Predicted 3D model of RNase P RNA and transfer RNA as a complex of 463 nucleotides. It holds a member of the Rfam family "Bacterial RNase P class A". About the family: Ribonuclease P (RNase P) is a ubiquitous endoribonuclease, found in archaea, bacteria and eukarya as well as chloroplasts and mitochondria.
RNA sequence: AGACGGCUGGACGACUGCUGUUCCCGCGAGGGGAUGGAGGAAAGUCCGGGCUCCACGGGAACACGGUGCCGGCUAACGGCCGGCGGGGGCGACCCCAGGGACAGUGCCACAGAAAACAAACCGCCGGCACGCCGCAAGGCCUGCGGGCAAGGGUGAAACGGUGCGGCAAGAGCGCACCGCGCCCCUGGUGACAGGGGCGGCAGGGUAAACCCCACCGGGAGCAAGACCGAAUAGGGGUGGCCGGCGGCACCGGGAACGGUGUGACGCAGGAGCGUUCCCGCUCCGCCGCCCGGGUUGGUCGCGUGAGGCGCGCUGCAAGGCGCGUCCCAGAGGAAUGGUCGUCCAGGCUCGCAAGGGCUGGACAGAACCCGGCUUACAGGCCGUCU
RNA sequence: CGGGGCGUAGCUCAGCCUGGUAGAGCAUCUGCUUUGGGAGCAGAGGGUCGGAGGUUCGAAUCCUCUCGCCCCGACCA
Numbered sequence: 001a002g003a004c005g006g007c008u009g010g011a012c013g014a015c016u017g018c019u020g021u022u023c024c025c026g027c028g029a030g031g032g033g034a035u036g037g038a039g040g041a042a043a044g045u046c047c048g049g050g051c052u053c054c055a056c057g058g059g060a061a062c063a064c065g066g067u068g069c070c071g072g073c074u075a076a077c078g079g080c081c082g083g084c085g086g087g088g089g090c091g092a093c094c095c096c097a098g099g100g101a102c103a104g105u106g107c108c109a110c111a112g113a114a115a116a117c118a119a120a121c122c123g124c125c126g127g128c129a130c131g132c133c134g135c136a137a138g139g140c141c142u143g144c145g146g147g148c149a150a151g152g153g154u155g156a157a158a159c160g161g162u163g164c165g166g167c168a169a170g171a172g173c174g175c176a177c178c179g180c181g182c183c184c185c186u187g188g189u190g191a192c193a194g195g196g197g198c199g200g201c202a203g204g205g206u207a208a209a210c211c212c213c214a215c216c217g218g219g220a221g222c223a224a225g226a227c228c229g230a231a232u233a234g235g236g237g238u239g240g241c242c243g244g245c246g247g248c249a250c251c252g253g254g255a256a257c258g259g260u261g262u263g264a265c266g267c268a269g270g271a272g273c274g275u276u277c278c279c280g281c282u283c284c285g286c287c288g289c290c291c292g293g294g295u296u297g298g299u300c301g302c303g304u305g306a307g308g309c310g311c312g313c314u315g316c317a318a319g320g321c322g323c324g325u326c327c328c329a330g331a332g333g334a335a336u337g338g339u340c341g342u343c344c345a346g347g348c349u350c351g352c353a354a355g356g357g358c359u360g361g362a363c364a365g366a367a368c369c370c371g372g373c374u375u376a377c378a379g380g381c382c383g384u385c386u
Numbered sequence: 387c388g389g390g391g392c393g394u395a396g397c398u399c400a401g402c403c404u405g406g407u408a409g410a411g412c413a414u415c416u417g418c419u420u421u422g423g424g425a426g427c428a429g430a431g432g433g434u435c436g437g438a439g440g441u442u443c444g445a446a447u448c449c450u451c452u453c454g455c456c457c458c459g460a461c462c463a
Stems, first nucleotide, its partner, number of pairs: 001386008010343007018037008039363001043374002046372005051221004057279006064217005069083005084098001085096004099212002104210002106206003121152002123148003127144003131140003160178006179201001180199008225300004235291007244267003247262006269284004293462003307326008344361001346359005387459007396412004406443001414430005436452005
């Protein structure tokens, strides 16, 4: 100078408030004593659970959402631990949404010849024809028709890379190494690693594009929900949708029957659950919008819990097991505060110095609870390592 | 406390799903027209798409985090 991990994030005292529990006094209102009273993130509400109600029976298919290397931990997870692979750093270490692009579809702007079963602008090399220069060997211009993809150029990306040989020029055309694909062997639980053989290259990127594969997922949330009590009008308006069969009413008809209407009736049917289907259950006209009435009370849920602390054993670790010990906020417009004094870090300043003066402690605050992640955070301390 | 939505020009909005030049109306400015103004016609300027990071060759658009604003939800009958 830097990397990683952990802890802390004012201390003490006095006075004066607020609030939970409990004890005492008091008929009661209330008073007094004892004792407890925010966080590492209480936050964002991004995941996973507990709990509660609804669906609740049982199943299948489709859809929708999420996760994505391997093994383990855990109540569970998208979390954590240990590995593997890739990338970065001299290093300690850090980062990775890290399955599949020979299942299929789409996209790749501009530039460029060409953006994917290919293709050739400049260029390189032969052939033919005309012309020009030159004593000649040969060279040059133009045109036609071929070969090539090495070099230039375009682009984020150009159908393996480097080197040698080879060739008219070139090219995996041949060879060596590297990369890649397939097969085999060895090690490992596995991701994968190492080795050997074969192949001249199989044919770019994108899945935080659709998609495929594997796995997971019922919905809502303490304003869930339960009980007690009080009060009111179990109210009204409006729009849309449904008439298949029967019933009823009206019309036509001698009748059969037909037509119209009727939601205050039955079947059918519909709804209850993202959709569909099957069996089963419950309810009933269904859905939407608007106006209005009453209460704005109490109790529970509500803190003994995947709980805190210490020790031992075990595991590389996350963690697991056992023993001991402790009870540690529960408000309801919402308490946990305020003032003063002394001190402790820190900052500024005066002074040669001893020392003095002024200032001053971050982010933030429970609202059913728990495990994580993420974000905010002045300063201080400890440990390991480069 | 819980649930949902929106941030793009001075204002109101489109574009986002399906990535490739950021657009419309009103407003502003300039010119024409008019004696002057308004209206009309023609033209111009104005944006780090709330902020940060990531995926991609490329992000207003896809993903994550964050900031701000708005809306809904008590019970009885």